Predicted 3D model of a 328-nucleotide part of an RNA (large-subunit ribosomal RNA, domain IV) from an uncultured Rhodobacteraceae bacterium. The sequence was found in a public genome assembly. Rfam family: Bacterial large subunit ribosomal RNA.
Context: one part of a larger RNA
């Protein structure tokens, strides 16, 4: 010097990206326990007290005629120790946001999560030799199931809700019409031959799906404007004009896991706060099942704050064990 342990005056997070690590808490009985809430919970909330040994007393239970024996609960008085859940074992707690409802699942060997799944919700396909999947086929799964079933896809408990657009793309419907292949058809023409003929080219017309066309459909893929003016201070614009569009973003939320400018502005917390919480709305570039906004409970998730606690630190020291190192 290194590793692993133990202890430490005063302070107590000043350390640090961050209380990482360590310390602290810990058991049983009794008392007591808030907001919120889906009334289940939250909750071991929080916060307290007692626990060893001896004597005495009261009451109960079982056995016994009784003395008494066994056992349970309570009262009172005392004793010793540094220490009475005496070792080991054995929750730190509280407040506030975000995300995900929850228990679960995952990158075997750098990621356990807000990712996946989930119950619940929707759309869509499928009438049974089902759709779908595997296979060249036979055949098999689906399923020894039958639309309260099975497949695909999106969303993701629950509560309140889920606005407008079908122009584009997709899908669905459509006995008309247009276009359209092979095929049918054969007007007409060409070559050759004396000819019969043979060999070719070939118009009209008939002719499917598809496409065009006409509708529908957004919990299908997706999309959801600009400029100018206007109120008796100013400012702003309920109002008006105009251009464009398929339609111009509704409710709710909003500097947000989304805000560039930005450490926006105001308020709270601190002596001091780029983080945090509450507001505002000027949303560079939120927004409604690529779901929107809330939400009790839950989380080895994540942000911020407080109490307790501590060698994390001010600032380092000592000891033990094992190494390294030096000498033999």
């Nucleotide at each position: 010097c290194c590793a692993c342990a133990u202890u430490u005056a005063a302070g107590g997070a000043a350390c640090u990206c961050g209380g990482c690590a360590a310390a602290a808490u810990a058991c049983c009985u009794c008392c007591g326990u808030a907001a919120g809430u889906u009334c289940g919970c939250g909750a071991g909330a929080a916060g307290g007290a007692g626990g060893c040994c001896c004597g005495u007393u009261c009451a109960g239970u079982a056995g016994g005629c009784a003395a008494c024996u066994a056992u349970u609960g309570g009262g009172c008085g005392g004793g010793g120790g540094c220490a009475c859940a005496a070792a080991c074992c054995a929750g730190g707690g509280g407040g506030u946001g975000g995300c995900g409802a929850c228990u679960g699942u995952u990158u075997a060997c750098u990621a356990a999560a807000a990712a996946c799944a989930c119950a619940g919700g929707g759309c869509u396909c499928u009438g049974c030799g089902a759709a779908g999947u595997c296979g060249c086929a036979a055949g098999a799964c689906g399923a020894c199931g039958u639309a309260u079933a099975g497949g695909g896809u999106c969303u993701g408990a629950c509560g309140c809700c889920u606005g407008c657009c079908c122009g584009g793309u997709g899908c669905c419907u459509g006995a008309a019409g247009g276009u359209u292949a092979a095929a049918a058809g054969g007007a007409g023409g060409a070559g050759u031959g004396c000819a019969a003929g043979c060999u070719c080219c070939g118009a009209a017309u008939u002719g499917a799906a598809g496409c065009c066309c006409a509708g529908g459909u957004a919990a299908a893929c997706g999309g959801c404007g600009g400029c100018c003016g206007u109120a008796a201070c100013u400012a702003u614009a309920a109002c008006g004009g105009u251009c464009c569009u398929a339609a111009g973003g509704u409710a709710g939320c909003g500097a947000a896991a989304u805000u560039c400018c930005u450490u926006g502005u105001c308020g709270g917390g601190u002596a001091a706060g780029u983080u945090c919480c509450g507001a505002c709305c000027u949303g560079c570039a939120c927004g409604a099942a690529u779901g929107g906004c809330g939400u009790a409970a839950c989380g080895a998730c994540u942000u911020c704050c407080c109490c307790g606690c501590u060698g994390u630190c001010u600032c380092a020291a000592a000891u033990g064990u094992g190494g390294a190192c030096u000498c033999a």
The prediction has a mean pLDDT of 89.